[in-house]
Context: one part of a larger RNA
């Protein structure tokens, strides 16, 4: 831009992509077959490899915003408590994220048309004959069934909901300009969305981000002060202090403005 009024939304599926996978055990059965050695088709059930999809409860990693211990040095006048630098200094742990090696699930089943093979009826050619006319069975394959993507499928599809003005100016008409509707869109606060865009959830008729308060979670008993004890230290107040991105509540901060937009053809 187009789908022949403008919007908001939920769908149909022409057409397309992908998946349909391997194996072992038990049981039919040590049976059918075979002299014997061996050793089945085929039926029901079980685990499992690989592969793919989704997740984050648990098992782990990762986690330079969280929490300890701890060297060296330097700094805050010193002590005593903190801070800066040294791969995050090094060390033990970790929230949510995001992740496997971790869970969860999946391949299936039905159908319909064939293949090779097997058949029914049945002349031709009084018999036979699955074919010559006509009907059937038959595959990890083919169409469909799963799962995604899809109306620029220009053959541009359907439902529903919502607008329903048509006013005013100028002009002979035709038009043309303005105001304006449902709704949108810049902007703006942000996100389990994200390269940009897009999407998704808000913008005071508000919980959208920070703040703040309660909570969870982590770490592991914080400073101070008292008691022991020359002292290093230990014990008590104290399962304490702290606590990131989690779960809540809560307008205290920022969400301020602005513009687009329909009855032509």
């Nucleotide at each position: 831009c187009g789908c022949a009024c403008g919007a908001g939304a939920c769908u149909u599926g022409a057409g397309g992509a992908g998946g349909u996978u391997c194996u072992u055990c038990u049981u039919u059965a040590g049976u059918a077959c075979g002299a014997g050695a061996g050793g089945a088709u085929u039926u029901a059930g079980a685990a499992g490899g690989a592969c793919g999809c989704a997740c984050c409860u648990c098992u782990g990693g990762u986690g330079u915003u969280c929490c300890a211990g701890u060297u060296g040095u330097c700094g805050c006048g010193c002590u005593a408590g903190c801070g800066g630098c040294a791969c995050g200094g090094c060390u033990g742990g970790g929230u949510a994220g995001c992740u496997a090696u971790g869970u969860g699930c999946g391949g299936a089943a039905a159908g319909g048309a064939u293949a090779a093979a097997c058949g029914c009826u049945g002349a031709a050619a009084g018999c036979a004959u699955a074919u010559a006319a006509g009907c059937g069975u038959g595959a990890a394959g083919c169409c469909c069934u799963c799962u995604c993507c899809a109306a620029g499928a220009u053959g541009a599809g359907g439902u529903c909901u919502c607008g329903u003005a048509a006013g005013a100016g100028c002009u002979u008409a035709a038009g043309c300009u303005c105001g304006a509707a449902a709704g949108c869109c810049c902007c703006c606060u942000g996100g389990a969305a994200g390269a940009c865009u897009a999407c998704c959830a808000g913008g005071u008729c508000g919980a959208u981000a920070g703040g703040u308060c309660g909570g969870a979670u982590g770490u592991g008993u914080a400073c101070g002060c008292g008691c022991a004890g020359c002292a290093a230290u230990g014990c008590g107040c104290u399962u304490a202090g702290c606590u990131a991105a989690c779960c809540g509540a809560u307008a205290c901060u920022a969400a301020c403005g602005g513009g687009c937009g329909a009855a032509u053809g």

This is a predicted structure of a 265-nucleotide part of an RNA (large-subunit ribosomal RNA, domain VI) from an uncultured Thermoguttaceae bacterium. The coordinates come from a structure-prediction model, not an experiment, and the mean pLDDT is 85. Rfam family: Bacterial large subunit ribosomal RNA. It was read from a public genome assembly.